[in-house]
Context: one part of a larger RNA
Molecule: small-subunit ribosomal RNA, central domain
Organism: uncultured prokaryote
RNA sequence: CUGGGCGUAAAGCGCACGUAGGCGGUUUGUUCAGUCAGAUGUGAAAUCCCCGGGCUCAACCUGGGAACUGCAUUCGAUACUGGUGAGCUAGAGUGUGAUAGAGGAUAGUGGAAUUCCCGGUGUAGCGGUGAAAUGCGUAGAUAUCGGGAGGAACAUCAGUGGCGAAGGCGACUAUCUGGAUUAACACUGACGCUGAGGUACGAAAGCGUGUGGAGCAAACAGGAUUAGAUACCCUGGUAGUCCACGCCCUAAACGAUGUCAACUAGCCGUUGGGAACUAUUAAUGUUCUUUGGCGCAGCUAACGCGAGAAGUUGACCGCCUGGGGAGUACGGCCGCAAGGCUGAAACUC
Repeated sequence: CUGGGCGUAAAGCGCACGUAGGCGGUUUGUUCAGUCAGAUGUGAAAUCCCCGGGCUCAACCUGGGAACUGCAUUCGAUACUGGUGAGCUAGAGUGUGAUAGAGGAUAGUGGAAUUCCCGGUGUAGCGGUGAAAUGCGUAGAUAUCGGGAGGAACAUCAGUGGCGAAGGCGACUAUCUGGAUUAACACUGACGCUGAGGUACGAAAGCGUGUGGAGCAAACAGGAUUAGAUACCCUGGUAGUCCACGCCCUAAACGAUGUCAACUAGCCGUUGGGAACUAUUAAUGUUCUUUGGCGCAGCUAACGCGAGAAGUUGACCGCCUGGGGAGUACGGCCGCAAGGCUGAAACUC
């Protein structure tokens, strides 16, 4: 100098957009910066290396050579990389026609159920548990019928089904709106990939202000259980859960698997399109897309992965380096706070 890894052992940022940077399809001209070759100058001496010489040898001293792998100038080469000119269409994108969807936002509407209130019927229990009790009920409960109020969630359909970058999204209707797929043509002409900083989004819980509050329910109270029971069980019950606006920015934010691209046996399902055949549908095979189960090669410590790779490669980013101390301390930045992000060491095994 070269050389390791990240599904489960330490290790993929929660997710996307995107700045700088890195990398970049194809043809041809030009340039000659990188690259390569020659020459010249320089690269002090000593040291190192080689061949000799001198101290009896050696260390040591010393003569000559080589080397100093570098830099500068100059003359060339032009395949590749770069710059630049002109093109191309296979990457990327746009237009046109269709299609599916719990994708997002706002407004409105609906039925079932729970609770509460009013009225009717009706009488002594109801409720709850392993068994009980607290609790509710003759001031008429539970049950049942009719009417009303209010909030929250949307049974069946429902499906290893769909959509979304992720978090996530499920009654119905309307309006606004993002993305995807597919078919055949036309157009732009590398416009691309990744992405340090940065920015946006980001479950639940939590915070601020103001509404709302049916059910559920941290805290709390009571009843049980128990040796005790600050629990599990029961009866209640406040924040919260819901809405608006503003914060917080964390999760086993998981596929514990970064993004993009290319290539690499088969078989069986599945979503949405297109086309063909028979044609009333259905069925069949083919193609693009989605999502599952096996499985060859290969990979892997094994488990397993296996065209949606953990296979074979390329581009770029992030991250890891024994366990504990510790995601702690200190400092900084952010936050109303809770806390978050960044992130050690001593010591110890």